Molecule: SAM riboswitch aptamer (S box leader)
Organism: Solibacillus cecembensis
RNA sequence: AUCUUAUCGAGAGAAGUUGAGGGACUGGCCCUAUGAAACUUCAGCAACCAACGAAUGUCAGGUGCUAAAUCCAGCAGGCAAAUGCCAGAAGAUGAGAG
Numbered sequence: 001a002u003c004u005u006a007u008c009g010a011g012a013g014a015a016g017u018u019g020a021g022g023g024a025c026u027g028g029c030c031c032u033a034u035g036a037a038a039c040u041u042c043a044g045c046a047a048c049c050a051a052c053g054a055a056u057g058u059c060a061g062g063u064g065c066u067a068a069a070u071c072c073a074g075c076a077g078g079c080a081a082a083u084g085c086c087a088g089a090a091g092a093u094g095a096g097a098g
Stems, first nucleotide, its partner, number of pairs: 002097007013042005021031003025074004043066003048062002051058002070090001075088001077086003
């Protein structure tokens, strides 16, 4: 890489280095020199795993996350008169398998 499974309309950012991109992909729409992305430091959010507990739980040790619903749509399906709704696929994260 791949497979299984759970969750995804909640929550939580400052500083330093640096300097133009970023929001998975495509289209849209946004963010960005009042500083993108990346790295570093410190901080925070969250209970998936671990630990503790008889238990609603506690806890930040392992991950993860800290603009916008997973930013919106896409691809196939169902309902609907329909721009709408539902549940999938795709994507992300955790745990497990291999």